[in-house]
RNA sequence: UCAUAGAGAGUUUGAUCCUGGCAUAGGAUGAACGAUGGCGGCAUGCUUAACACAUGCAAGUCGAACGGGGAGUGGUGUCUCUAGUGGCGGACGGGUGAGUAACGAAUAAGAACCUACCUUUGAGAGGGGAACAACAGCUGGAAAUGGCUGCUAAUACCUCGUAGGCUAAGGAGCAAAAGGAGGAAUCUGCCCAAGGAGGGGCUCACGUCUAAUUAGCUAGUUGGUGAGGCAAUAGCUUACCAACGUGAUGAUCAAUAGCUGGUCCAAGGGAUGAUCAGCCACACUGGGACUGAGAGACGACCCAAACUCCUACGGGAGGCAGUAGUGAGGAAUUUUCUGCAAUGAGCGAAAGCCUAACGGAGCAAUGCCGCGUGGAGGUAGAAGGCACACGGGUCAUGAACUUCUUUUCCUGAAGAAGAACCAAUGACAAUAUCUGGGGGAAAAGCAUCGGCUAACUUUGUGCCAAUAGUCGCGGUAAUACAGAGGAUGCAAGCAUUAUCCAGAAUGAUUCGGCGUAAAGCGUCUGUAGGUGGCUUUUUAAUUCCACCGUCAAAUCCCAGGGCACAACUCUGUACAUGCACUGGAAACUACCAAGAUGUAGUACGGUAGGGGCAGAGGAAAUUUCCUGUGGAGCGGUGAAAUGCGUAGAGAUCAGAAAGAACACCAGCGGUGAAAGCACUCUGCUGGGACGACAUUGACACUGGGAGGUGAAAGCUAGGGGAGCGAAUGAGAUUAGAUACCCGAGUAGUCCUAGCCAUAAACAAUGGAUACUAGGCGCUGUGCGUAUCGACCCGUGCAGUGUUGUAGCUAACGCGUUAAGUAUCCCGCCUGGGGAGUACGUUCGCAAGAAUAAAACUCAAAGGAAUUGACGAGGGCCCGCACAAGCGGUAGAGCAUGUGGUUUAAUUCGAUGCAAAGUGAAGAACCUUACCAGGGCUUGACAUGGCGUGAAUCCUCUUGAAAGAGAGGGGUGCCUUCGGGAAUGCGGACACAGGUGGUGUAUGGCUGUCAUCAGCUCGUGUCGUAAGGUAUUGGGUUAAGUCCCGCAAUGAGCACAACCCUCGUGUUUAAUUGCCACCGUUGAGUUUGGAACCCUGAGCAGAAUGCUGGUGAUAAGCCGGAGGAAGGUGAGGAUGACGCCAAGUCAUCAUGCCCCUUAUGCCCUGGGCGACACAUGUGCUACAAUGAACAAGACAAAGGGUCGCAAUCCCGCGAGGGUGAGCUAACUCCAAAAACCUGUCCUCGGUUCUGAUUGCAGGCUACCACUCACAUGCAUGAAGCCAGAAUCGCUAGUAAAUGUCGGUCAGCUAUACGAUCGUGAAUUCGUUCUCGGGCCUUGUACACACCGCCCGAAGUCGUUACCUUAACCGCAAGGAGGGGGAUGCCGAAGGCAUGGCUAGUGUUGAGUGUCCAAAAGUUAUAUAUUUUACCCCUUA
Repeated sequence: UCAUAGAGAGUUUGAUCCUGGCAUAGGAUGAACGAUGGCGGCAUGCUUAACACAUGCAAGUCGAACGGGGAGUGGUGUCUCUAGUGGCGGACGGGUGAGUAACGAAUAAGAACCUACCUUUGAGAGGGGAACAACAGCUGGAAAUGGCUGCUAAUACCUCGUAGGCUAAGGAGCAAAAGGAGGAAUCUGCCCAAGGAGGGGCUCACGUCUAAUUAGCUAGUUGGUGAGGCAAUAGCUUACCAACGUGAUGAUCAAUAGCUGGUCCAAGGGAUGAUCAGCCACACUGGGACUGAGAGACGACCCAAACUCCUACGGGAGGCAGUAGUGAGGAAUUUUCUGCAAUGAGCGAAAGCCUAACGGAGCAAUGCCGCGUGGAGGUAGAAGGCACACGGGUCAUGAACUUCUUUUCCUGAAGAAGAACCAAUGACAAUAUCUGGGGGAAAAGCAUCGGCUAACUUUGUGCCAAUAGUCGCGGUAAUACAGAGGAUGCAAGCAUUAUCCAGAAUGAUUCGGCGUAAAGCGUCUGUAGGUGGCUUUUUAAUUCCACCGUCAAAUCCCAGGGCACAACUCUGUACAUGCACUGGAAACUACCAAGAUGUAGUACGGUAGGGGCAGAGGAAAUUUCCUGUGGAGCGGUGAAAUGCGUAGAGAUCAGAAAGAACACCAGCGGUGAAAGCACUCUGCUGGGACGACAUUGACACUGGGAGGUGAAAGCUAGGGGAGCGAAUGAGAUUAGAUACCCGAGUAGUCCUAGCCAUAAACAAUGGAUACUAGGCGCUGUGCGUAUCGACCCGUGCAGUGUUGUAGCUAACGCGUUAAGUAUCCCGCCUGGGGAGUACGUUCGCAAGAAUAAAACUCAAAGGAAUUGACGAGGGCCCGCACAAGCGGUAGAGCAUGUGGUUUAAUUCGAUGCAAAGUGAAGAACCUUACCAGGGCUUGACAUGGCGUGAAUCCUCUUGAAAGAGAGGGGUGCCUUCGGGAAUGCGGACACAGGUGGUGUAUGGCUGUCAUCAGCUCGUGUCGUAAGGUAUUGGGUUAAGUCCCGCAAUGAGCACAACCCUCGUGUUUAAUUGCCACCGUUGAGUUUGGAACCCUGAGCAGAAUGCUGGUGAUAAGCCGGAGGAAGGUGAGGAUGACGCCAAGUCAUCAUGCCCCUUAUGCCCUGGGCGACACAUGUGCUACAAUGAACAAGACAAAGGGUCGCAAUCCCGCGAGGGUGAGCUAACUCCAAAAACCUGUCCUCGGUUCUGAUUGCAGGCUACCACUCACAUGCAUGAAGCCAGAAUCGCUAGUAAAUGUCGGUCAGCUAUACGAUCGUGAAUUCGUUCUCGGGCCUUGUACACACCGCCCGAAGUCGUUACCUUAACCGCAAGGAGGGGGAUGCCGAAGGCAUGGCUAGUGUUGAGUGUCCAAAAGUUAUAUAUUUUACCCCUUA
């Protein structure tokens, strides 16, 4: 400089990053399938059964080689035919891909060869002879096809001579020829020799698929000599000799496969080998030779086998993987066409003949390419469809309509090129093309529309039917199913299926990894191999440069040309990265030679050490035995028991024996390759670091196969056996306890000899070398300084720790001991499960180990980190949460609600806390929604249209009522005189109506955590990100309240405050309230008053403001003063972000669905009130702190005209009569009650309690039976303080006491809401229970522990493992069966048991010590790295 050059996205999670698979968008095809289909050009068309083939054709030609037949002729001649002899060709062309893993093919070379026809050159063809077909005759056989006798020609055959050839040479021997045509010239053929071209045979180098669960293979095998043989080399063949040859750089065996140019995809690379072209192999299967230049011969021969056919049963015939075509197989692949006109092949002298090669046509949307299905105008924005918010929108810049055009289509005329030869000759084809006329119509589909992925609505369906490449969709509002409308994409095609490449850096040379995701061999030695330090030479294998040859054509690329364009095709360049010859260079690698010392080794010096092996010795403890002392328990546990003990245990003194293990020192200390190694001494022995620097001189690193070693458990043989202790027996615990605990106890643990070869054999981190900041320790060994010496201080090497920079990492983390930066070598990984399993093999006594798959199945499995939630994890804090107290509930009777049961109906909802005196602040009718019966159907209610009558009202009949029927009365208001308003009735239609369903379609409202203190945002900052920080920390608070600190700084919603009531004072006002002075016989009754009380409206007051202490000089906390009130003064209202698919469709509203002479509406009666039972919430009690009676005193807050009702009279009473006053600070309800004083009762089921029942009367109401309330008299039940359990309450609170109100005709109210009067006890405290908040930690959970998950039997599948009487098969084997293994699902229960295993903590035994501290060992339990300790930094 030129050329070339790579896109992603879905799916694991609550979310994130990573690893990793699955699936997708693209291109392609000899394709197939689905529905659809106008034309033309160019291509392509059995991928399966190298399965079987009917029929026709595909190789003949030459009479100028020869005899012969025929026609014709007077004769010669001529013409014609070709069965036969002869020549050439049937070895080409055409087909197929079975075999072949090979010199078969590809590339590049080579020497020891052959070659018909063609071509060049040279030489030649002389003499002679005998046959065989055809033919004729006879004859066998069904046929195919023969047999015998006889005749005959040649370019057929034989012989002599000459050239010639063979041999190193000589000699001997061997050994050619053909004619034909023509009147002739001449042409053509024949023989020999030497060449050429083209073709062929052979050899060799290099590369050419899979498997080691194929490791050894080979006997003509490897080589030599002689001989044979071939066109030629050669074990090609043979005789003899030798014993080689080949293989982990993969032989041999097995499986698969024609190879290549190319084709498809494509950055490199991968896959493939149809059509075209080159080579090979094959021709029904297997074998064999003949002829020939050439064959082990597709349309030739012989033999054998199978199959098919013919047959007179004696015997014969055949080979479509030529072209058409048939059957079969299969998802699937064409006409039994035409012509030799062109290009080629064969023969011929030629004319010519032959040619299913080939040229063409036919069939097929099989592919590629091109064209068309119309163009312009046209808004009433047509009809119709769809959807709709009913306005409009969209299909629609469209159809109709007007006008124009005619590619295609139909028809008539003209009409090629391809023909190259003197001429003649065209299958295609009466084609392409061109030019008139005709007719406006004869020509568009397929797929998709949830994301990936361009394109959206409606209806139907309702986890059904379906869909699906993946994620997934569908359970009544489906953009995902089906239909429709619309849209998008491509278009005579479109989609699907199959296959290949890409994406896939998921096999990574380019270009991946191995601490935790899959992945470092347990560890070392070492062979082959790979790799290799410094300096100087040699060579030129490697490497590099130049030239030459080759890499067939076609294809691809580029530039042009021809078919109208394109596809297609022609021409010419270029490319062809490879291989090879020749010449050159010498830096690198390699080779040769020499040298040096830094890698490495050896020697020397002192040195550290639980390194190894063997032997000897030791003390403490334990157990057992023996002898004493002694006399009742010991032992063991949470508590016990089994067990031992009067036959003398345990305890204790002394003695003896045995086996195993070695306290303290002891230390993230040492050593070894790892496993591992610890009492002391001795012997033998391996390795290391340091020092000095002598010596060798690259001797090195790694290491497939190989070998050594290798904890514990286990095995074999023999010993040993104290303690401990799998298995096992016993005792406990327990629902059970095959366990944990206790008491026994075998194998084993120990030694010797030999196996086994595995561990979480871990630092989950292979080895070696070099480089790359530091700080602080420890061990070994040196140096410097210093000193009398030891310390101290500084520093080198080797090892071992810790923290940390750069860098790396998905993150966690690693970080000179790398997981950093680089090099070399080895091992290993490629989704999860199946499975480290099956089979096979090797090893082992066995147990088992090593090596190591597939079917099938899933769309994930996994790593690190994040936020939550959870934990019988940890820390801190709060709450009537516990504790301390007071009073209850649960037992009784009754009231009321619920469940259950019952019923014609017992309407419905609410169901842990957070349903159950709840909706319901009041079910006799009504309410009422339920049931039975009687009725109505535009309706009880609304709007609109029509007709008619004003309306209201009264009477009668019938009926349980609703309703039905009949009669009477009445004639209003406004008016523009048309009518209208209000209202009743009748009839028709739109519609009304529904307490029918869905609270899991919703709004609104409400409950709950919780009046808990939390929940978030902006900006900044940290992190790849999810997210973090702030909001954590130290204090403090009722509080995320406040202060301090801090990579944070600010803000919002909650908290607090602002609001209301109560508590103090003050100002103002003064009626209906109040009354100190004045006044009244009495009564705030009146005059008067405004001081007091009360009331209403304002204001003030409390702010940790002041003060002492404490705290950090803070926030705050504790105490005090003052004050009516003190630290939120008391109470109320006020409820963050959210959770519970919490509750309510029956308050209301509302989508969708459902009913419409009923699921709507009216009426009567019944039910909601039932009653073996269970339960919640309450009331009243059980009595003397009391009941009853008598007398007496003190409130607050409410309500009242359809009302509250005083007073008086009647009644024992409920109540009745009367009716002043009050629309209320005026009057009434209204009496407050507990309480105080007195009398009585005297501990009994009572003068307690009051249920139940009888009788009588009362009130409300249409009605009191189902089913109200209250009154009087009588009756007088259970109950004598309440089990397990459980509830409320921290001060004017609990407790106990009345009063009022709402709803309401009345009432079931003992409920609910409000209100005054009386008026306590206790709180040490946060161990425990419950709930909540913050921080932290683990997690396989995220529907979030009510989670997840393992899993027996079993159902349904898979299986290439093992096995098997009947069936099939001669056998091999198969079908079927059984077993085993395995996948999905899977209950109770809760996650077993065993083996191996690092560190730490706690406990026991034992030992030891003055005390304290504390290690090892053994046993045991639990957890899994957090707090603390420790370490580092700073002061």

Description: A computed fold for a 1435-nucleotide RNA from Hibiscus trionum, annotated as small-subunit ribosomal RNA. Its Rfam family is "Bacterial small subunit ribosomal RNA". Its family is annotated with structural constituent of ribosome and ribosome in the Gene Ontology. RNAcentral holds the sequence, with entries from Rfam.